[in-house]
Context: one part of a larger RNA
RNA sequence: UGACGGGGGCCCGCACAAGCAGUGGAUUAUGUGGUUUAAUUCGACGCAACGCGAAGAACCUUACCAGGAUUUGACAUCCCACUAACGAAGCAGAGAUGCAUUAGGUGCCCUUCGGGGAAAGUGGAGACAGGUGGUGCAUGGUUGUCGUCAGCUCGUGUCGUGAGAUGUUGGGUUAAGUCCCGCAACGAGCGCAACCCCUAUUGUUAGUUGCUACGAAAGAGCACUCUAGCGAGACUGCCGUUGACAAAACGGAGGAAGGCGGGGACGACGUCAAAUCAUCAUGCCCCUUAUGUCCUGGGCUACACACGUAAUACAAUGGUGGUAAACAGAGGGAAGCAAGACUGCGAAGUGGAGCAAAUCCCUAAAAGCCAUCUCAGUUCGGAUUGCAGGCUGCAACUCGCCUGCAUGAAGCUGGAAUUGCUAGUAAUCGCGGAUCAGCAUGCCGCGGUGAAUACGUUCCCGGGCCUUGCACA
Numbered sequence: 001u002g003a004c005g006g007g008g009g010c011c012c013g014c015a016c017a018a019g020c021a022g023u024g025g026a027u028u029a030u031g032u033g034g035u036u037u038a039a040u041u042c043g044a045c046g047c048a049a050c051g052c053g054a055a056g057a058a059c060c061u062u063a064c065c066a067g068g069a070u071u072u073g074a075c076a077u078c079c080c081a082c083u084a085a086c087g088a089a090g091c092a093g094a095g096a097u098g099c100a101u102u103a104g105g106u107g108c109c110c111u112u113c114g115g116g117g118a119a120a121g122u123g124g125a126g127a128c129a130g131g132u133g134g135u136g137c138a139u140g141g142u143u144g145u146c147g148u149c150a151g152c153u154c155g156u157g158u159c160g161u162g163a164g165a166u167g168u169u170g171g172g173u174u175a176a177g178u179c180c181c182g183c184a185a186c187g188a189g190c191g192c193a194a195c196c197c198c199u200a201u202u203g204u205u206a207g208u209u210g211c212u213a214c215g216a217a218a219g220a221g222c223a224c225u226c227u228a229g230c231g232a233g234a235c236u237g238c239c240g241u242u243g244a245c246a247a248a249a250c251g252g253a254g255g256a257a258g259g260c261g262g263g264g265a266c267g268a269c270g271u272c273a274a275a276u277c278a279u280c281a282u283g284c285c286c287c288u289u290a291u292g293u294c295c296u297g298g299g300c301u302a303c304a305c306a307c308g309u310a311a312u313a314c315a316a317u318g319g320u321g322g323u324a325a326a327c328a329g330a331g332g333g334a335a336g337c338a339a340g341a342c343u344g345c346g347a348a349g350u351g352g353a354g355c356a357a358a359u360c361c362c363u364a365a366a367a368g369c370c371a372u373c374u375c376a377g378u379u380c381g382g383a384u385u386g387c388a389g390g391c392u393g394c395a396a397c398u399c400g401c402c403u404g405c406a407u408g409a410a411g412c413u414g415g416a417a418u419u420g421c422u423a424g425u426a427a428u429c430g431c432g433g434a435u436c437a438g439c440a441u442g443c444c445g446c447g448g449u450g451a452a453u454a455c456g457u458u459c460c461c462g463g464g465c466c467u468u469g470c471a472c473a
Base pairs, nucleotide, nucleotide: 001473002472004469005468007467008466009465010464011463012462013461015457016456019421020420021419022418023417026312027311028310029309030308031307032306033305034303035302042053043052064298065297066296067295068294069293070292073128077127078126079124080123081122082121083120086104090099091098092097108117109116110115130287131286133285134284135283139281140280141276142275143274144272146270151190152189153188154187155186156185157166158165159164170181171180172179196264197263198262199261201232202231203230204229205228206227207226210222211221212220235258238252239251240250241249242248314414318373319372320371321370322369323368331362332361333360336355337354341350342349343348380411385406386405387404388403389402390401391400427449428448429447430446431445432444433443
C1' cells in the first nucleotide's frame, strides 16, 4: 500500500421488511447428473452450467456406433498425357459404387491451318490435401461476471531515507469522483452525465395505397386519424421556504410532460490461468491405405432413480353452451401469403380472386356479456391407451405434428426451504416472428385488462467511502 475481521462510522440496492404471484407436492414437456448401451457425439458445472451452444437430431444435419467401400483423396494449387464441355435411357447392389452402351453434341481466343491457348472432364506421378484429433494452463478474436457499481489513473509540484502519500481526504449535496465550499496542491485522462434511438405534447411541410358521407362506387377534399421529414418544448427556467450570500433540497405556479419524464443502446482500470482450439483464425504436438473421405442402417429420443427450468391443473373470480355489424399492436408473405365459394363433424381438401403489398392475404384477437351447472374427484382435471383419419416429406417402425370417437390416471393448493416483482410494473389474456419441408409448453417481440405494498434500515445478502486492528501478500 492492499487484502481480511462474527471492529467502528456514513450510504446504497426488490438486500431485508410491507405486499402480490409463484417454485418445492401431481401429470406432462424440456435440459442435466447417474445408469444402461455397439453408440447413447462433444462442450457448459456455485452465484456467472442445467428450455445453455441447439433460431428447431425421422434421412440430411452428425461430429457417435455397426457394416460396406476408398486412398493425391469429398475440397485447393502445381506437372504430364488424352478428351471440347455437356448429356440421356439399361443391369447388379442397402447405397456408395461397378458394368455395359454410347444417341445427340464439337463451342471461345490466336493461327504460318500443322497446331497452340483459356475453361472443363478423365487417367497418372508426387509435392501435398484433410482432421468437429489434443492443448482455452501456448494464443488472437468474441463473451460472461463483479456492475451501469462509481470508481481507476496520469503530468507537474510538494512531503517522506524509502515503499509511498498528497491530489481522490474534510464540510455539505447528488443516481453519480454529480456539483459547491475548504485545503500543498494545480491541472488532465478513462469512466458518470450529455450527444444517438424509441415513447409522451404540439407546430409546420407532404397527402397515396391512408383518412373524410352510416348502402356502394365514381368523382371531390386533406379538417380529422395516420404516415415520415424538419422544428418547438423541460432548463430547478419562475415564485416561496430551508441552506453557508454556495451547491442543493422541499413546496407551489404554469405545463402534455418536473426535477435523470419513461424505456433502450452504451459496460472505466481491472478480477475470476472464468468460457470458447466444436463459429472462425492460430503456435506446438499427434493421425496420414487413417484419428482423412463416401455410403446404408442405427444412435444423439434408452430409463430402478436424483436435480433444474417451464406448461397444465387441482375449480364457481370457475367449467360448458350461446352471443356480437365489439375493441388491438407488432410482424410475415413469391418454390410465398392465400380471400369469397364448394365438400367434410373436424384436422383438412377442391379450386384459385387478389397481392413483391399503408392497396391483397395471414387476421379469428382472447380475456368481455347472457344462460346453465351447485361443491362432487364432479359438466373440475386432462395424463394414458384403443380405433378411425388428415398433413408434410424419397421415407413418419425405432422417432413428427394435427383431428374425430371412445378411454378418463395423478391431482382437493403442496414439508423444510426458496424465487420474481415498486406501475402501465406484478398478475392475467390472446397475437406475431426467427429457425423451419414438417415439427415449441422454448426463445425473441407485440398489444388488451390491470393491482397490492414500501413504517423503516435493527437484522440476512451484495456493494461504495472513511477509519481501526494486523494471522496474510
Overview
Model confidence (mean pLDDT): 81 of 100. Small-subunit ribosomal RNA, 3' major domain from an uncultured bacterium, 473 nucleotides, folded computationally. The full RNA is in RNAcentral, with records from Greengenes. It matches the Rfam family "Bacterial small subunit ribosomal RNA". Its family is annotated with structural constituent of ribosome and ribosome in the Gene Ontology.